Molecule: transfer RNA
Organism: bacterium
RNA sequence: GCCCGGUUAGCCCAGUUGGUUAGAGCGCUACCUUGACAUGGUAGAGGUCGGGCGUUCGAGUCGCCCAUCGGGCA
Numbered sequence: 001g002c003c004c005g006g007u008u009a010g011c012c013c014a015g016u017u018g019g020u021u022a023g024a025g026c027g028c029u030a031c032c033u034u035g036a037c038a039u040g041g042u043a044g045a046g047g048u049c050g051g052g053c054g055u056u057c058g059a060g061u062c063g064c065c066c067a068u069c070g071g072g073c074a
Base pairs, nucleotide, nucleotide: 001073002072003071004070005069006068007067010026011025013023019057028044029043030042031041032040050066051065052064053063054062
């Protein structure tokens, strides 16, 4: 230098053919339960979907550029 894949909640990850509300598990907070803790139960908070531009009535999803991580070729 070229090619391929990844980037979504604090962590690990789903997200279908572009369609109405962006999610699970763990963690966190409150409450119930206990003498107290742990376990268990209920509820809740937490997101510029890596950044920007574009296409579209509509983008996490499609296109381009950039950043970053991993792999391959030279």